[in-house]
RNA sequence: GGGGGUGUAGCUCAGUGGUAGAGCAUUCGACUGCAGAUCGAGAGGUCCCGGUUCAAACCAGGCGCCCCUG
Numbered sequence: 001g002g003g004g005g006u007g008u009a010g011c012u013c014a015g016u017g018g019u020a021g022a023g024c025a026u027u028c029g030a031c032u033g034c035a036g037a038u039c040g041a042g043a044g045g046u047c048c049c050g051g052u053u054c055a056a057a058c059c060a061g062g063c064g065c066c067c068c069u070g
Stems, first nucleotide, its partner, number of pairs: 001069007010024004018054001026042005047062002050059002
């Protein structure tokens, strides 16, 4: 240089065009002598810029990371 994959919550990952979820972590509460465990409740996200669409997790380009190859 060429080809392929990938980017979603703090982390690991789901997600079929119609309000984006799980586990762990975190905050608050209950429980406890204190903590842990357990239970209840909350906060928190689609890499950037365009395109299609009434609606984007789709498509193109860019950027980051991973793999293959000269």

Predicted 3D model of a 70-nucleotide RNA (transfer RNA) from Eriocheir sinensis. The organism belongs to Eriocheir, within Eukaryota. The prediction has a mean pLDDT of 83. RNAcentral holds the sequence, with entries from Ensembl Metazoa. It matches the Rfam family "tRNA". By type it is a transfer RNA.